[in-house]
RNA sequence: GGGAGUGGGCGCGUGAUCGCUUUGGCGGCUCUUCGGCCAAAGAGGAAAGUCCGGACUCCGCAGGGCGGGAUGGUUCGUAACACGAACGCCGGGCAACCGGGGGAAAGCGCCACAGAAAACAAACCGCCCGCCGUGAACGCGGCGGGUAAGGGUGAAACGGCGCGGUAAGAGCGCACCGCCCGGCUGGCGACAGUCGGGGCAUGGCAAGCCCCAUCCGGAGCAAGACCAAAUAAGAAGACGUUUGAGGGCGGCCCGUCCGAUGUCUUCGGGUAGGUUGCAUGAGACGCCGGGCGACCGGCGUCCCAGUUAAAUGAUCGCGGCUCUUUAUGAGUACAGAAUCCGGCUUACAACCCACUCCCGCUU
Repeated sequence: GGGAGUGGGCGCGUGAUCGCUUUGGCGGCUCUUCGGCCAAAGAGGAAAGUCCGGACUCCGCAGGGCGGGAUGGUUCGUAACACGAACGCCGGGCAACCGGGGGAAAGCGCCACAGAAAACAAACCGCCCGCCGUGAACGCGGCGGGUAAGGGUGAAACGGCGCGGUAAGAGCGCACCGCCCGGCUGGCGACAGUCGGGGCAUGGCAAGCCCCAUCCGGAGCAAGACCAAAUAAGAAGACGUUUGAGGGCGGCCCGUCCGAUGUCUUCGGGUAGGUUGCAUGAGACGCCGGGCGACCGGCGUCCCAGUUAAAUGAUCGCGGCUCUUUAUGAGUACAGAAUCCGGCUUACAACCCACUCCCGCUU
C1' cells in the first nucleotide's frame, strides 16, 4: 500500500411560533366535572414480525398412564427459553474466521434416471482355466467353470493404497491408514491420546414412520377486579282488588276512561359508560469486586411516554453530513409505543471506532 475477517457505536443537532397527551401548581365555578394560566415530561434500535420463553390474571388439577407437542454435541449462564457463553467433534477457508449436530449393528419403509446389480448382492464388457470345433500356428467360435483387479452406469457400487500371492484374482497373507471390540491414561463432560485384539461386519435417508433422553395443564390485559344509566329473572316491604292502589285526558280540583297473579319503593342483577390492572421494574446509569466468558455480587445516584380511535405534530430559520450539474440545488435511511420483561428474526441511508488475518514493497 492492497485485499479480507470479527465485534461494537451512532441512528442528524439546535432556535422561534402555533397545536396535542400526561403530571404538578395556581386560581374560576357550589364539591365532582369542565375549561383557563404557568412549569415539567413526551417513541425505537428495531417500538416491527408476533416466532419462542417468562412475569401477571382467571379456570382446571390426589397420583399415575396413554395420546400429542417441543427440544437435541458437552458443560455452564438465566426467572425461563427454539436464547447466550466457553469447549469438543465434523465440514469449508492459506489464514483471521465461518457453518453443522441424538440414534441407520431395534424394526418397517424408500433410494428417481442410468446401470448386470441400489443391499440375505449380482455379473454387461473384460480377465483366466478346461473341453470341443476349425486351423500349420497366432487366433476365432461354442459349451462348462473360476474371478471381481480393470472398463462402463450412477449422488452413492459392499474398506483405501502398496507389496506379496495366483491360472487370473480376491483381506487370501502382510505393512500403513480407516473401521469395530476391549483395556489404560487425561478431562466435570462432549471427547482426546495410547496399548492390545479382530480381516472387515456396519451403503444412504430419521425434514418418511420410528426409537432414546429431557421439558410441557388450558386460555389470555378483549386476562382479571371495582363502580354503575338501562333491561329481564329473582327477593323484601308498602298499598290495593267496587270501601278502587295506580295510570291517561298539558299543571291543580271536579268529572270521565282504563284498571287486578296488580301497582309502587328498595334490593338484586349487570348492558352502555367509567375506574383499575398500568409503569418502582428479573429497572437505568456510574464505580468496585468475582468469572476465560455468557453472567453474577456489593455500594452510590436516578425515576425515565402511558394513549383508547388512540397524544408525540406543523410552519419558518440556523448549523452538521452526503451527492451532484458546486448553487439561492437535492437528499438526510428503516420505521411509530398499546400489560410488562428476556430473546430470536426481519428492515435500515450515511458516518465512526476497536481487534485480527493474508499478500506485496521498504527498513